[in-house]
RNA sequence: GCGCCCGUAGCUCAGUGGAAGAGCGGAAGCCUUCUAAGCUUUAGGUCGUAGGUUCGAAUCCUGCCGGGCGCA
Numbered sequence: 001g002c003g004c005c006c007g008u009a010g011c012u013c014a015g016u017g018g019a020a021g022a023g024c025g026g027a028a029g030c031c032u033u034c035u036a037a038g039c040u041u042u043a044g045g046u047c048g049u050a051g052g053u054u055c056g057a058a059u060c061c062u063g064c065c066g067g068g069c070g071c072a
Base pairs, nucleotide, nucleotide: 001071002070003069004068005067006066007065010024011023012022013021018055026042027041028040029039030038048064049063050062051061052060
């Protein structure tokens, strides 16, 4: 330099046009003599970034940024 893949909550990931969820983790409560485990509730997101398409974009297209793999 070229090709492919990935970027979503603190972490690991799902969501492939109608607008964001799960597990773990955090907080509060219940239970327990206490802790752990268990149960209930709850907070937490400019969906890497800038444009484009569309009535509507995390999702489709393009550039850029970051990461990984392969080729040279």

Model confidence (mean pLDDT): 83 of 100.
This is a predicted structure of a 72-nucleotide RNA (transfer RNA) from Candidatus Peregrinibacteria bacterium GW2011_GWA2_33_10.
It was read from a public genome assembly.
Taxonomically the source falls in Candidatus Peregrinibacteriota (Bacteria, Bacteria candidate phyla).
Its Rfam family is "tRNA". Rfam describes the family as follows. Transfer RNA (tRNA) molecules are approximately 80 nucleotides in length.